[in-house]
Context: one part of a larger RNA
């Protein structure tokens, strides 16, 4: 000496459930597998290291000693790890009592607005832009009032506010349903952590079948702009956007930061709970647990910055990186209706 890394340089799997595997709290007994120790056996020769010698030296070579092992065996040690037995409660789970929430699924329902249709009033424009024009309008538009139809989204509340593993979730009511937090310390007694494969979930777009279609709007058509304008702006507009069921499986799926546990100054806001103080009581104030922000010490960092929600200090498990291009491509395999997805090179080149 016996790799170094992954917020932004290459690198955290999009997210979860979990088989195998790896790792595993406190006390005690036992065993002696790992571990340590002593003896014995073996580790051929050559080779290697050291010493001595032979060719005039060296290479080469003769002799001696040593080193060399996940090795076998016998005896011993028992702190640690493992096996077996017993016990414990702080990890984990359960019970009881409370609490908050756009967590999920289904059904029903409400108002504002847009569009369209019918009717009334009313007349010459309206709409749109930087300015125009296309468009719409005397077959009566725009504006305005009344009635009706239909689809989609839910103003205010609304908040670095809440919930969820992530994707994500926002009118209202009901039904079904998942998770979390706090208090208590009644029960179980290590039942735990992680997790290759596997399985499930997974925005938008896209695909299949059937429905729906107000607004918006890829493609497409027209008007402008321009040297051109296959764009940006304007008028139209089909798929789609919506619903049901089935696929797809991707993303700047981002905190560009995997999960669990423990420890390490403070200050300040905010959401949920508990306790204390105070009071007639609610506030106020103090303590505490969980979440979510900002600032900041030590420490870390290439710097930026991070800083109890760590990128600090440790430990366990998984994933991943190893110069740029070629390339997330070819080939093969697996998956998909397809689009394509997953896995994943090399030549060559700088």
């Nucleotide at each position: 000496c016996u790799g170094g890394g992954c917020g932004u340089a290459a690198a955290g799997g999009g997210c979860g459930u979990g088989c195998a595997g790896g790792c595993g709290g406190u006390c005690u007994g036992u065993u002696a597998a790992g571990u340590c120790u002593a003896g014995g056996g073996u580790g051929a020769a050559a080779g290697c290291u050291c010493c001595c010698g032979g060719c005039u030296c060296a290479a080469c070579u003769g002799g001696g000693a040593g080193a060399g092992g996940u090795c076998c065996u016998u005896g011993g040690a028992u702190a640690c790890u493992g096996g077996c037995g017993g016990a414990c409660u702080u990890g984990a789970g359960g019970g009881a009592g409370g609490c908050a929430g756009a967590g999920g699924a289904g059904u029903a329902u409400g108002g504002a607005a847009u569009u369209c249709c019918c009717g009334g009033u009313g007349u010459a424009g309206u709409g749109g832009u930087g300015a125009u024009a296309u468009g719409c309008g005397u077959a009566g538009a725009u504006a305005u009032c009344g009635g009706g139809a239909g689809g989609a989204a839910c103003a205010c509340c609304a908040g670095u506010g809440g919930c969820g593993a992530a994707g994500g979730c926002g009118g209202u009511a009901c039904u079904c349903u998942g998770g979390g937090c706090c208090u208590u310390a009644c029960c179980u007694g290590a039942c735990g952590c992680u997790g290759a494969g596997a399985c499930g979930c997974g925005a938008a777009a896209g695909c299949g079948u059937g429905g729906g279609g107000a607004g918006c709007g890829a493609a497409c058509c027209g008007g402008a702009u321009u040297a051109g304008a296959u764009a940006c702006c304007c008028g139209g507009g089909u798929a789609g956007u919506c619903c049901a069921c089935g696929c797809c499986g991707u993303a700047a799926a981002c905190g560009a930061u995997g999960g669990a546990c423990a420890c390490u100054a403070g200050g300040u806001g905010u959401g949920g709970g508990g306790g204390g103080u105070a009071u007639c009581g609610a506030c106020c104030c103090c303590c505490u647990c969980c979440g979510u922000g900002c600032c900041g010490u030590a420490g870390c960092u290439a710097a930026c910055g991070c800083a109890a929600u760590a990128a600090g200090u440790g430990c366990c498990c998984c994933g991943c990186c190893u110069g740029g291009g070629g390339a997330g491509u070819a080939c093969g395999g697996c998956c998909g209706c397809a689009a394509g997805g997953c896995u994943a090179a090399a030549a060559c080149u700088c």